[in-house]
Context: one part of a larger RNA
Molecule: small-subunit ribosomal RNA, central domain
Organism: Coccomyxa elongata
RNA sequence: UUGGGCGUAAAGGGUCCUGAGGUGGUUUGCUAAGUCUACUGUGAAAGAUCAGGGCUCAACCCUGAAAAUGCGGUGGAAACUGGCAGGCUAGAAUACGGUAGGGGCAGGGGGAAUUCCCGGUGUAGCGGUGAAAUGCAUAGAUAUCGGGAAGAACACCAAAGGCGAAGGCACCCUGCUGGGCCGAUAUUGACACUGACAGACGAAAGCUAAGGGAGCGAAUGGGAUUAGAUACCCCAGUAGUCUUAGCCGUAAACGAUGGAUACUAAGUGCUGAACGACCAAAAACGUGCAGUGCUGCAGCUAACGCGCUAAGUAUCCCGCCUGGGGAGUAUGCCCGCAAGGGUGAAACUC
Numbered sequence: 001u002u003g004g005g006c007g008u009a010a011a012g013g014g015u016c017c018u019g020a021g022g023u024g025g026u027u028u029g030c031u032a033a034g035u036c037u038a039c040u041g042u043g044a045a046a047g048a049u050c051a052g053g054g055c056u057c058a059a060c061c062c063u064g065a066a067a068a069u070g071c072g073g074u075g076g077a078a079a080c081u082g083g084c085a086g087g088c089u090a091g092a093a094u095a096c097g098g099u100a101g102g103g104g105c106a107g108g109g110g111g112a113a114u115u116c117c118c119g120g121u122g123u124a125g126c127g128g129u130g131a132a133a134u135g136c137a138u139a140g141a142u143a144u145c146g147g148g149a150a151g152a153a154c155a156c157c158a159a160a161g162g163c164g165a166a167g168g169c170a171c172c173c174u175g176c177u178g179g180g181c182c183g184a185u186a187u188u189g190a191c192a193c194u195g196a197c198a199g200a201c202g203a204a205a206g207c208u209a210a211g212g213g214a215g216c217g218a219a220u221g222g223g224a225u226u227a228g229a230u231a232c233c234c235c236a237g238u239a240g241u242c243u244u245a246g247c248c249g250u251a252a253a254c255g256a257u258g259g260a261u262a263c264u265a266a267g268u269g270c271u272g273a274a275c276g277a278c279c280a281a282a283a284a285c286g287u288g289c290a291g292u293g294c295u296g297c298a299g300c301u302a303a304c305g306c307g308c309u310a311a312g313u314a315u316c317c318c319g320c321c322u323g324g325g326g327a328g329u330a331u332g333c334c335c336g337c338a339a340g341g342g343u344g345a346a347a348c349u350c
């Protein structure tokens, strides 16, 4: 509980999509529900307020007035909101022509590196560290050359760069497929914004089943270090990491900043397409867009900082916060195979 807030103090839902609801461009006419107005009925008395009066005062009592912000009725106004009918094109969408991209899914291909296997050369070490040791090696290792196999990840290009709603996305080629941006017209004619609930997507880890397993590597074993060392360092190494199908539904899911629209100085990079003038052509140059960075005026901010990609100025809709601990716990319910997730207190205490 009126309000004040949510980048960092408590607080933006992880993201998108949409049925209810809320809100909604421009114009004409009608209407009169909201709105405004006049009159009227009612709003009992007592009390309260104001002005008088009566008990010697006061308390108390009496008279009158005003008020009772409301509700109903009748008449009127028509700017705004709503409703009905008809237009418009600046919002939105579609068609057409271009265009950039690690956007997604599937299939195929490639080289470097690593490990293992086979063979050759070759001999006593290799490896590892702060120093060592465990470990590997005369049953021939390490090193080096040739051949083969496997799995995972794609150096340089690479960028403050690109794409995607977010999570995220990078070797190359092909197929299928989503979205964006730019351009000049045409079409529809407000079809829009937001969105409780529902639905979909959602890193990593984890789970189920079947595969796969090179490297790395929770757990674990060993060697060191140390007072100890359930660690940091070293040698090994299982799950996992990979694929397919299905769960899980959480993250500092971050820009710690919800979405939409409009307005508000400049300067300077980058990306994309378009137009203009110039040119043999390209580049550089200029213009208007869309995106992505930096600096910065006004303004805002507790400060830091933000500053046309706002944390400025406004409107609309949603989510969320209300001292610290207890506690994201308990309980109930829902979801899950489980792990657990969602919702989510109180006593008590400072």
Base pairs, nucleotide, nucleotide: 004321005320006319007304008303012318014201015200016199021194022193023192025088026087027086028085029084030083031082033081034080035077036076037075038074039073040072041071042070049065050064051063052062053061054060091191092188093187094186095185096183097182098181099180103177104176105175106174107173108172109171110154114150115149116148117147118146119145120144121143125136126135162169163168206247207246208245209244210243211242215241216240220236221235222234223233258317259316260315261314262313263312266295267294268293269292270291271290272289274287275286276285299306300305323350324349325348332343333342334341335340